[in-house]
RNA sequence: AUUAAGCUCAGUUGGUAGAGCAUGAGACUUCUAAUCUCAGGGUUGUGGGUUUGAGCCCCAUAUU
Numbered sequence: 001a002u003u004a005a006g007c008u009c010a011g012u013u014g015g016u017a018g019a020g021c022a023u024g025a026g027a028c029u030u031c032u033a034a035u036c037u038c039a040g041g042g043u044u045g046u047g048g049g050u051u052u053g054a055g056c057c058c059c060a061u062a063u064u
Base pairs, nucleotide, nucleotide: 001064003062006021007020008019009018015052023039024038025037026036027035045061046060047059048058049057
């Protein structure tokens, strides 16, 4: 320094967690592929603390 959805990663002075790819369904197509639309999926490495409220601040700890 890093850890967040199956994978790669955003997250702007703390305010109800997102994108791309992938997956599923539908449309289209003689079929597949491609394209379009929709949907599912995350208690943010773990345990505490501060705060009305923490991915974000503080402490400890694990992994690389």

About this RNA:
A computed fold for a 64-nucleotide RNA from Podarcis muralis, annotated as transfer RNA. The coordinates come from a structure-prediction model, not an experiment, and the mean pLDDT is 81. NCBI's taxonomy places the organism under Eukaryota, Deuterostomia, Vertebrata, Squamata, Podarcis. The RNAcentral record of the sequence draws on Rfam. Rfam family: tRNA. Its family is annotated with triplet codon-amino acid adaptor activity in the Gene Ontology.